Two RNAs folded together computationally: RNase P RNA and transfer RNA, 455 nucleotides in total.
RNA sequence: CGGGCAGGCUGGAUGAUCGCUGUUCCGGGAAACCGGAAGGGAGGAAAGUCCGAACUCCCCAGGGCAGGAUGCUGGGUAACCCCCAGGCUUUGGUCCCGUGAGAGAUCAGAGACGGAAAGUGCCACAGAAAAUAAACCGCCAUUUAUUCUCUGAGUAAAUGGUAAGGGUGAAACGGUGGGGUAAGAGCCCACCGCCUUUCAAGUGAUUGAAAGGGCACGGUAAACCCCAUCUGGAGCGAGAUCAAAUAGAGAACUAUAAGGUGGCCCGCCUUGUUCCGGGUUGAUUGCAUGAGCUUGUUCGAAAGAGCCGGCCUAGAUACAUGGUCAUCGUCCCGGUUAUGCCGGGAAACAGAAUUCGGCUUACAGGCCUGCCCGUUUU
RNA sequence: GCGCCCAUAGCUCAGCUGGAUAGAGUGUCUGACUACGAAUCAGAAGGUCGCAGGUUCGAAUCCUGCUGGGCGCGCCA
Numbered sequence: 001c002g003g004g005c006a007g008g009c010u011g012g013a014u015g016a017u018c019g020c021u022g023u024u025c026c027g028g029g030a031a032a033c034c035g036g037a038a039g040g041g042a043g044g045a046a047a048g049u050c051c052g053a054a055c056u057c058c059c060c061a062g063g064g065c066a067g068g069a070u071g072c073u074g075g076g077u078a079a080c081c082c083c084c085a086g087g088c089u090u091u092g093g094u095c096c097c098g099u100g101a102g103a104g105a106u107c108a109g110a111g112a113c114g115g116a117a118a119g120u121g122c123c124a125c126a127g128a129a130a131a132u133a134a135a136c137c138g139c140c141a142u143u144u145a146u147u148c149u150c151u152g153a154g155u156a157a158a159u160g161g162u163a164a165g166g167g168u169g170a171a172a173c174g175g176u177g178g179g180g181u182a183a184g185a186g187c188c189c190a191c192c193g194c195c196u197u198u199c200a201a202g203u204g205a206u207u208g209a210a211a212g213g214g215c216a217c218g219g220u221a222a223a224c225c226c227c228a229u230c231u232g233g234a235g236c237g238a239g240a241u242c243a244a245a246u247a248g249a250g251a252a253c254u255a256u257a258a259g260g261u262g263g264c265c266c267g268c269c270u271u272g273u274u275c276c277g278g279g280u281u282g283a284u285u286g287c288a289u290g291a292g293c294u295u296g297u298u299c300g301a302a303a304g305a306g307c308c309g310g311c312c313u314a315g316a317u318a319c320a321u322g323g324u325c326a327u328c329g330u331c332c333c334g335g336u337u338a339u340g341c342c343g344g345g346a347a348a349c350a351g352a353a354u355u356c357g358g359c360u361u362a363c364a365g366g367c368c369u370g371c372c373c374g375u376u377u378u
Numbered sequence: 379g380c381g382c383c384c385a386u387a388g389c390u391c392a393g394c395u396g397g398a399u400a401g402a403g404u405g406u407c408u409g410a411c412u413a414c415g416a417a418u419c420a421g422a423a424g425g426u427c428g429c430a431g432g433u434u435c436g437a438a439u440c441c442u443g444c445u446g447g448g449c450g451c452g453c454c455a
Stems, first nucleotide, its partner, number of pairs: 001374010012328007020041002023038006043349001047360002050358005055235004062266004067231005072086005087113001088111008097102001114226002119224002121220003136166002138162011174192006193215001194213008239285004248276001250275004257271004278454003292311003296307004330346007379451007388404004397435001406422005428444005
């Protein structure tokens, strides 16, 4: 200098004009509404509806079983499948110690990270053997038979020993080096790994040291399950007020019933409930001052919390928030002798609908940070 | 707006308590039968299991995130 990956910030500005949609005021009108003026009018994700809440209704939100969710530790928060910090494990790069098994340092990431020595299930194919280990080839010993160049060696069979070596597999029941042995083997020793106990450090996850143990305890819980914690249901088309409209001798079950109630039972409450058919498909409210935004400051390592001051910032119901022009800014292309100037072009993802806190996904261009790769120079 | 469900061959479906060749019917193609066609018989082709990532030795199946499609709802008597 170029490229890639990850993360963070930003997501054009000003003016004119023509519209759209709310609010306030003025004028007209019986009203519907019309005209004028002022001022407001999308986002970082408004999205997916994946979590957590607020709010509302089911009398209260009660008990048990079942079901569901979460799952290293500490903190933050109204709460959380969220955030911050730490621990451990793991991936990649660089460096480095050791004969080796392995160990360490640093940088950048990732982790659905409780329990597999409570129990059950599963581990296809291949392989001798797949969880109470196992003898196919190989190695070794003995016996028998047989051959020869006969105190020995070879071949074949049987019996026994052997988990070092080969081979299979995702996985083969500790590893490396040595001793030892008929051949072998934690059989023995040193080291590495593992387990147990004690001590020390830390709020804790965990870490370090010492002693002991010859090694027992394969994997899978995004299989059942166990443990700990949490969990009633429905959702603004919740709910409230008003208006409009009228087709029920319809069907079923009815107090040992039906409904609230959702999987079930108990408890509590109500007396009708469900289906079919019919009518309506309007208005107001909920609904915009809120876990709100923000300057400063204090505490904290951070997430965040407190105090003081300032600000008010969309509210539609066929669904508004847009179009055009000018100037400037950014990027690209062409012309010109470089800064410059001239001409042309481009600008994403997407769009509120009860409201918040998060997560996830989409995103042109620009800026910043970190890592990796390539080239050139020193 | 809110809640819920589905996606496997051209079409309709099974397989969904994980096991390697993913099946069935129908349709398509080829051959046989027939004078020719239909029906029938035999055979063949046709699948990124909607997409991506993860768990696992192994994923159509389990988990997560997207994509596409579908269904339901208020009030009155």
It holds a member of the Rfam family "Bacterial RNase P class A".